[in-house]
């Protein structure tokens, strides 16, 4: 959530079921209402006709319908076979004669609650029995023997019996196919076969007796688990995979288990008997039941329908038929469960309405969509007509389908999605929250990914999710994969089964190929045609069914049989090399120990030591002896062996290999599941041996620790014999065998040829290096393949769990072999690339170290920071690269902070309205902390003008748009800056190489300060950087000459460039020159360059500055400025007063002053440079001890002023907490300023702290530098130990690059890429999850042995009973009940196996 057609509809509990229905029908005799007729004593009786009822008998209840529990099987599929049966049906032949005895129903009498049942009496048949006949038929000793029947109704049928045949249905046998597990490897006693007998419809160990000892199995028996099988369905290109609903075929089952009866057929869903469980009834004594039929109920489940109508059709049963029965079936009902079809309107319609959403504010979009106008009526609705399905009758469906008429756009749209995969985008909210998610992954304040909205996309009466199957997945690889390093070659050989196999001709025809025949059910799929308006659906025809069986033919290939061949393989003969193996013996060097001699204090050991040995004589050295083990040199990517492995010499025994000859055999070969053998080291057992070495262990060191590395000792063991173990990175991480496919250079063992006799060439077999083609993901491999063919074996299928657990086998043990799962992760891994990193390598540079000089770290003070405190101590900066930093200067201001008091269109900008005309300045007074409010007096009385408050301007008031914010985010940004680093690097185009990431260029050899230059080179060029060009200092020249200068001339005072004059010099300013490895020598490669020299003011970028590549640090700054977003708006805005930024137990950074004699103090009065100055610098003079004050000249400055330079020199002090040092404090003053209390600077007097050169550690500097000395400036009213600049005096040292730090280049390793401040391992604590073990406990299933033994058929018995037949009437035959035997279900006992 509108309609219709067709189809499906308990996948789970083969769980339990109330109620109704699902199998009857025909014949016969009887009972018998109702009705009718007649009679009647009105009580009733007689007759006819049935509905109905049970019974006897026939046929049917073995079909139809349901379900899938069991079954791994001749159950099913396919194809064959012979030893069988078959009711009803069809055909043919023959027959149907004569008799008899009962019994149910029923009646009567009982028992019982019921179910039911007993006795007695009567009766019918197509029920039962006897006799006769018997063509055929059966048996046979071939003489013979044996077997049947049923009638009914009425004149024609239906029946009955016997036999033969058919059709149909069924039983049995065989071949072949049919799931998983080997952590199931042996199974089987009626078992396998034979003979006899029995049994069956029939073959057969089907059963039984006897005999034999067989039968099945690696081509998977047995056991365990799971499962109905098939046609088909689904998926797939196919091959395959999964599946077995509906429909159709077969099988099995019917509450569970067992059993037979009847019958043509059953061991029987709606039959019987027994046992068991369950339910129900009961009078407690006994009984009844079986929905896996159709409906329906409960239960289970994620989940599956009506207790409907009809036998009208199709079909079935019975019947001669009429007919009856039929939950089979035909229909209807329910469910969007599926498939198919239709509709929910169509046309016109721009003011592009309103509303919504977005917006760059213009607009865009929803959108011709709506409204409006004009139409239509499918479906649904209302009314009417009304089928086919039915050949004569009969219609449940159904007044249905269809047709006609009517009304009216009227009754009819949802779901999912919009980050990529994948079609479809914006806003708001949220802020790692809430949430999303198939995979990757979204969300931490600008989310196309969450939620909402608008818009869009998809599908549509549906849509989305979940689950399942196939596909993609060549990711189990038959088609169609792999194993050097990604998972994967058994440690190695021998060899069984198996697989594969050289060359020739002939033969057979198993495989193979071709032709024919049979079969491969129907339905389905496919093709063609047809019917429902189409389609789904249905009907007809064809094709297909890839298979199996059979027959004919062929003979190439594979195969079989036989024959011959020699190229594979082997044998023989002649040579050869070798650490191949086993046993025995021999040898020397070394080590240790023992004995003796010499000899004396150490030895030994280490990075350094100690433990240890030694005066009881070590070490060293000489001689002698003992013992065990191993074999220096030769020795070599040399040799041998299958691998493990093998090394002194000699002998013996023995395996394999190579070369040459070509005599012999004639495919004898290759591989190899199982199997068997060998198999390093360590380890185990028994017995020896034991020199050295040496796990464990002990001691000494090292270390934070040191159960280690180092040292001193030292036991198993190492050695031998015998026996186990059976594993290794047992590696070439490369299985074995065969053929083919370029070479070059070594080496080992043979052969041949040539001669120049020690070389060259060639050949076979080994062993190496490099390389072509080819292969490979790449690395690499490459005739010793990882190339290319063929054969066989082994092994792999994401990581972890785990080579673990359990089981089994082996082992003395240690352990080995085989070998999972639960659970968990989204990766694990290979090769190569670029970076980064390394207590890796090579090389180079830097005040990086070293060599020096001076500091910091200790003291006092100054200043900044942290911390703490506070109403506030505003904020930022944080390793280097924050910390005398922003701040080139906080008393107010600054000021952003705090407290109080005020303002609200605002201190500032634009616009609008109203009012005023000045605004403004000065000034009086009051209140107040002030802002501010009120007030007095005076000065001035705007500009333009079209003369209109018209315009401008200003002020006051008002309104709202707005102003304002040093509020947040530097991790949203711009700009600017720091840093690596003035380090020499960073890139591009084209080409080339590589699958690619990328490489090359940029690497290499030299050289440089330099990717600077030269040479070489698959590279050739280019760009940003380096250098140079710019400024300044150093030398010279030119021009200019005041305010600068004065050589010469003159004047002049003696004080002076003061004056005339001059521009030579100094200096100032402009413009030029000069330096380029240019010249010489050496070196280097004849280069680039380097070293030395000359000249020169200056020499190798002359000194200094400016200049900062690609980028890094989410570096710093939203508080310079700009700016997105967010936030505040009578306040987070604005104003004022006061306070704070100056606090103070502490800690750190940067500085100043010192600790003194290279000094302090006093005296003396020589020499600079850069700068600054009118709200200014301020001379001279006077006063004051001084800071300073007074007065004022000059100067808008090469003119005047600041301005005194200081270190220097002379004298004194004499090593002291001082004549060092100056903090701190008291007091008196000065200056600036509205104002020095918090909180300025300075002066005088007095006071006189710490400090005697500074621990660990650490900083700067390579020349006019460090050090030291003073001077100026910015900021600024005032305030400088800070900052910026200036000059004076003026050193020491650098051997060198091992080390520390930082950086550049090359190379190497990497498990790092947030890039070593990386990554990452293990224990432990707690909780939880999964699994193994576990004392045990419970249940399922199964095996063996034994006990019990219902029903039942079979065998036996049958002295009780017994109608038909016989009969001598006594009885007999037959039969039955009963009893008994063995078989056997359930049940029980005991012991195992196995699973949970």
């Nucleotide at each position: 959530g509108g309609c219709g057609g067709c189809a499906u509809g308990c996948u789970u509990a083969a769980c339990a079921c109330a109620u109704g229905c699902a199998a009857g029908u025909c014949a016969c005799g009887c009972c018998g209402a109702c009705a009718c007729a007649c009679c009647u004593u009105c009580g009733g009786g007689u007759g006819u006709u049935u509905a109905g009822g049970a019974g006897u008998g026939g046929c049917a209840g073995a079909c139809g319908g349901g379900u899938g529990a069991g079954u791994a099987a001749c159950g099913c599929g396919u194809g064959g076979g012979a030893a069988c049966c078959u009711a009803c049906c069809u055909u043919u032949a023959g027959g149907u004669a004569c008799g008899g005895a009962a019994u149910a129903a029923c009646g009567c009498a009982g028992g019982g609650a019921a179910a039911c049942u007993u006795g007695u009496g009567c009766u019918a048949a197509u029920a039962c029995c006897g006799u006769a006949u018997g063509a055929u038929c059966c048996c046979u000793u071939c003489g013979g023997g044996g077997c049947a029947a049923a009638g009914a109704u009425u004149u024609a049928u239906c029946g009955c019996c016997u036999a033969a045949a058919g059709a149909u249905g069924g039983g049995c046998c065989c071949a072949u196919g049919u799931c998983g597990g080997a952590u199931u490897a042996g199974u089987u006693a009626g078992u396998u076969g034979g003979u006899g007998a029995g049994g069956u419809a029939a073959u057969g160990g089907c059963u039984u007796a006897c005999c034999a000892a067989g039968a099945c199995u690696a081509c998977a028996a047995u056991c365990c688990g799971u499962a109905g099988c098939u046609g088909g369905u689904u998926u797939g290109a196919g091959a395959g995979g999964a599946u077995g609903a509906u429909c159709a075929g077969c099988c099995a089952c019917a509450c569970u288990g067992g059993g037979a009866c009847u019958g043509a057929g059953a061991c029987a869903c709606g039959g019987c008997c027994c046992a068991g469980a369950c339910u129900c009834c009961u009078a407690c004594g006994g009984g009844a039941g079986g929905c896996a039929g159709c409906a329906g109920u409960g239960g289970g489940u994620a989940a599956u329908c009506u207790u409907g109508c009809a036998c009208a059709a199709u079909g079935g049963g019975c019947g001669a038929a009429a007919g009856c029965c039929u939950g089979a079936u035909g229909c209807a009902g329910c469910c969007a469960u599926g498939c198919c079809g239709c509709g929910u309107g169509a046309g016109u319609g721009a003011a592009g309405a309103a509303g919504g959403c977005c917006u760059u504010a213009g607009g865009g979009u929803u959108g011709u969509a709506a409204a409006a106008c004009u139409c239509u009526u499918u479906c649904a609705c209302c009314g009417g007509u009304g089928a086919a399905g039915a050949u004569a009758a009969u219609g449940a469906c159904g007044g249905u389908a269809a047709c006609c008429g009517g009304a009216g756009a009227a009754g009819a749209a949802g779901c999912c999605c919009c980050g990529g995969c994948u079609a479809a985008c914006u806003c708001c909210g949220u802020g790692c929250c809430a949430g999303c998610a198939g995979c990757c992954g979204c969300g931490g304040u600008a989310a196309u990914a969450c939620g909402g909205a608008g818009g869009g996309g998809g599908c549509u009466a549906g849509c989305g999710u979940u689950g399942u199957c196939c596909g993609g997945a060549u990711u189990u690889a038959c088609u169609g994969g792999g194993c050097g390093u990604a998972a994967a070659g058994c440690g190695c050989a021998c060899g069984u089964a198996g697989g594969c196999g050289g060359a020739u001709g002939a033969u057979c025809a198993a495989g193979u190929u071709g032709a024919g025949g049979g079969u491969g059910a129907a339905a389905g799929c496919c093709c063609g045609g047809g019917g429902c308006u189409c389609a789904a659906c249905c009907c007809c025809g064809g094709a297909a069914u890839u298979g199996c069986c059979u027959c004919c033919a062929a003979a190439a290939c594979u195969g079989g049989c036989a024959a011959g061949c020699u190229a594979g393989a082997g044998u023989c003969c002649g040579a050869g090399a070798g650490a191949g193996g086993a046993u025995g013996g021999c040898g020397g060097a070394a080590u240790u120990c023992c004995c003796a001699g010499u000899g004396u204090a150490g030895a030994g050991g280490u990075g350094a030591a100690a433990u240890u040995c030694g005066u009881a004589g070590a070490u060293a050295u000489u001689g002698g002896g003992a013992a065990g083990a191993a074999c220096a040199c030769c020795g070599g990517u040399g040799g041998c062996g299958a691998a493990g492995g093998c090394g002194g010499c000699c002998a013996u025994c023995u395996g394999g290999c190579u070369c040459g000859g070509u005599a012999c055999u004639g495919a004898c070969g290759c591989u190899g599941a199982g199997g068997c053998g060998c198999g390093a080291a360590a380890g185990c057992g028994u017995g020896g041996g034991g020199a050295g070495c040496a796990a464990a262990c002990a001691g000494g060191a090292u270390u934070a620790g040191a159960u280690a590395c180092c040292c001193u000792g030292g036991u198993a063991g190492u050695c031998c014999a015998c026996g186990c173990c059976g594993u290794a990175a047992a590696c070439g991480a490369u299985g074995a065998g065969u053929g083919c496919u370029a070479g070059u250079c070594g080496u080992c063992g043979g052969g041949c040829g040539g001669c120049a006799u020690g070389c060259c060439g060639u050949u076979c077999g080994g062993u190496g290096a490099c390389g072509a083609a080819g292969c490979u993901a790449a690395c690499g491999c490459a005739u010793u393949a990882a190339g290319u063919u063929c054969u066989c074996c082994g092994c792999c299928u994401g990581g972890g769990g785990a080579g673990u657990a359990c089981g089994a086998c082996c082992g003395c043990a240690a352990g080995g072999u085989u070998g999972a799962a639960a659970c968990u992760c989204a990766a694990a891994g290979g090769a190569a690339u670029u970076g980064a990193c390394g207590g890796g390598u090579c090389u180079c540079c830097g005040c990086a170290c070293a060599a020096g000089c001076g500091g910091u770290g200790g003291a006092g003070c100054a200043u900044g920071u942290g911390g703490u405190u506070u109403a506030a101590u505003u904020c930022g900066a944080a390793g280097c690269a924050a910390c005398g930093c922003g701040c080139a200067g906080a008393a107010c201001c600054u000021u952003a902070c705090c407290a109080u008091c005020c303002c609200u269109u605002g201190a500032c900008a634009u616009c609008c309205c109203c009012a005023a005309c000045g605004c403004g300045g000065a000034u009086c007074g009051c209140a107040g902390a002030g802002a501010u409010g009120c007030u007095u007096u005076c000065c001035u009385u705007c500009a333009g003008u079209u003369c209109g408050g018209c315009u401008g301007g200003u002020u006051g008031g008002g309104u709202g748009a707005c102003a304002g914010g040093u509020g947040c985010u530097g991790c949203a940004u711009g700009g600017c800056u720091g840093u690596c680093g003035u380090c020499a690097g960073c890139u591009c185009g084209u080409g080339u190489c590589g699958u690619g990431a990328g490489a090359u260029g940029u690497u290499g050899g030299g050289u440089u300060a330099a990717g600077u230059c030269c040479c070489g080179c698959a590279a050739c060029g280019a760009g940003c950087g380096c250098a140079a060009c710019c400024c300044u200092c150093g030398c010279c020249c030119u021009c200019a000459g005041u305010u600068g200068c004065c050589a010469g001339c003159a004047g002049g005072u003696u004080a002076a460039g003061c004056u005339g004059g001059g521009c030579a010099c100094u200096c100032u300013g402009u413009g030029g020159g000069a330096a380029c490895u240019g010249c010489c020598g050496g070196u280097g490669a004849u280069a680039a360059g380097c070293c030395g020299g000359a000249g020169g003011a200056a020499g190798g970028u002359g000194g200094g500055g400016a200049u900062g590549a690609c980028g890094u640090c989410a570096a710093g700054u939203c508080c310079u400025c700009a700016u997105g977003g967010c936030c505040c708006u009578u306040a987070c805005g604005g104003g004022c007063u006061g306070g704070g930024c100056u606090a103070c137990a502490c800690a750190c950074g940067u500085g100043c002053u010192a600790c003194a004699a290279u000094g302090g103090c006093g005296g003396u009065g020589a020499c600079a440079a850069u700068g600054g100055g009118u709200c200014g610098c301020g001379a001279c003079c006077u006063c004051g001890c001084a800071a300073g004050a007074g007065u004022u000249a000059g100067c808008u400055a090469a003119u005047c002023c600041c301005c005194a330079a200081a270190a220097g020199c002379c004298g004194u002090c004499u090593c002291a907490g001082u004549u060092c040092g100056g903090a701190u404090u008291g007091u008196u003053c000065u200056c600036u300023g509205c104002a020095a209390c918090u909180c300025g600077a300075g002066a005088g007097c007095a006071u006189g702290a710490a400090g005697u050169u500074g621990g660990a550690a650490u900083c700067g500097c390579u020349a006019g530098u460090a050090a030291u000395c003073g001077u100026g400036g910015a900021u600024c009213a005032g305030c400088a130990u800070g900052c910026c600049a200036c000059g004076g005096u003026g050193a020491a040292u650098a051997c060198g690059u091992u080390c520390c730090c930082g950086g550049g280049c090359c190379u190497u390793g990497u498990a790092c890429a947030c890039a070593c401040c990386g990554c990452c391992c293990g224990u432990c604590a707690c909780a939880c999850c999964a699994u193994g073990g576990g004392a045990g406990u419970u249940g399922g299933u199964u095996u063996u042995a034994c006990c019990c033994g219902a029903a039942g058929g079979c065998a036996g018995u049958g002295c009780g009973c017994u109608a038909a037949c016989c009969g001598u009437u006594c009885g007999g035959a037959c039969g039955c009940a009963g009893c008994c035997g063995g078989c056997c279900a359930c049940g029980g006992u005991a012991a195992g196996g196995u699973c949970a």

Source information
The RNA shown here (small-subunit ribosomal RNA) has 1396 nucleotides and comes from an uncultured prokaryote. RNAcentral holds the sequence, with entries from ENA.